[in-house]
Molecule: Bacterial RNase P class A
Organism: marine sediment metagenome
RNA sequence: AGUCGGGGAGACGGUCGCGGCCCCAUGCUGGGUCGAGGAAAGUCCGAGCUCCGCAGGGCAAGGUGCUGGGUAACCCCCAGUGGGAGCGAUCCUAAGGAAAGUGCCACAGAAAACAAACCGCCGGAGCCUCUGGCCCCGGUAAGGGUGAAAAGGUGAGGUAAGAGCUCACCGCGUUUCUGGUGACAGGGACGGCACGGCAAACCCCACCUGGAGCAAGACCAAAUAGGGAAGGAUGAGGUGACCCGCCUCGCUCGACUUCCGGGUAGGUCGCUCGAGGCCGCUGGUAACAGUGGUCCCAGAUACAUGACCGUCACCGCGCGAGCGGUAACAGGACUCGGCUUACGACCGGCU
Numbered sequence: 001a002g003u004c005g006g007g008g009a010g011a012c013g014g015u016c017g018c019g020g021c022c023c024c025a026u027g028c029u030g031g032g033u034c035g036a037g038g039a040a041a042g043u044c045c046g047a048g049c050u051c052c053g054c055a056g057g058g059c060a061a062g063g064u065g066c067u068g069g070g071u072a073a074c075c076c077c078c079a080g081u082g083g084g085a086g087c088g089a090u091c092c093u094a095a096g097g098a099a100a101g102u103g104c105c106a107c108a109g110a111a112a113a114c115a116a117a118c119c120g121c122c123g124g125a126g127c128c129u130c131u132g133g134c135c136c137c138g139g140u141a142a143g144g145g146u147g148a149a150a151a152g153g154u155g156a157g158g159u160a161a162g163a164g165c166u167c168a169c170c171g172c173g174u175u176u177c178u179g180g181u182g183a184c185a186g187g188g189a190c191g192g193c194a195c196g197g198c199a200a201a202c203c204c205c206a207c208c209u210g211g212a213g214c215a216a217g218a219c220c221a222a223a224u225a226g227g228g229a230a231g232g233a234u235g236a237g238g239u240g241a242c243c244c245g246c247c248u249c250g251c252u253c254g255a256c257u258u259c260c261g262g263g264u265a266g267g268u269c270g271c272u273c274g275a276g277g278c279c280g281c282u283g284g285u286a287a288c289a290g291u292g293g294u295c296c297c298a299g300a301u302a303c304a305u306g307a308c309c310g311u312c313a314c315c316g317c318g319c320g321a322g323c324g325g326u327a328a329c330a331g332g333a334c335u336c337g338g339c340u341u342a343c344g345a346c347c348g349g350c351u
Base pairs, nucleotide, nucleotide: 001351002350003349004348005347006346008343010312011311012310013309014308015307016306018035019034020033021032022031023030024027037329041340042339044338045337046336047335048334049213050212051211052210061209062208063207064206065205066080067079068078069077070076081095082093083092084091085090096204097203101202102201103198104197105196118144119143120140121139122138123137124136126134127133128132152170153169154168155167156166157165171193172191173190174189175188176187177186178185179184217269218268219267220266227260228259229258230257231256235249236248237247238246239245276295277294278293279292280291281290282289283288313326314325315324316323317322
């Protein structure tokens, strides 16, 4: 200098303050106990839990995508394989299929996939102003040029010049043997080379997937609107001289009583003991699993978790007495497992 990991801003005591719970049983507001994080954050994945939906199967849509393991599950973790970066420690990897089909490959370039012939190189004719120039026919894919990419690479032979045309090595393909659970690795034989790239283009293959979320949701329940049931003053007509009564019709405007129901404010539950933490032992390279012991560690709702003092510790300054400092990122709101992002001192391994 680099790289990987740990760690989370100290300990004890006292005074006052705030929130939850417990106890005495009520105090000139008593006593006890507990009280933020490694990320509580982003809300990006996966679950638990709750409500709604759902016969079964398929389509569509979305997700995942090397191998083996771990896990409740995962787009997570561990151990490996292949590829890439680095002298190295180490890091990165969206890594199935391009021989099912379709599509695309900008610009440049002759040609971008049924290959092609611009400058060249070579052979054979022709013409001219003939050590040269122009032009026609054919061969070539070595050299130049373009491009991200040009139809295997390097070398030798070969040829008119060339070319897997032939050969050696490398690469590639087919096949086979060995090792490995496997991804794959190593070797042999055969083949002169076919099959350019892109699937974070459509697509194909394999596997997975219902939706919304604790403002989920459950219960208690003042009030208001609207609703239902029962009762019911009353209206019109008839009877009748009239009133009461009785009968018929209306049930309209509308008052009142009781009950049901409704569900707002408010309250209770959900709510914190959990795939829980810590310390061992056993198995495993590890992630992790099993087992023994031990601990209980916020649960608020206008929103608590703060301030001060003392002693020690650490750091800085000072010869010393002593003086100063104790900090970054950030803060719960149903709960877990991950990922990502933010972050100061200090400590450790490796190069």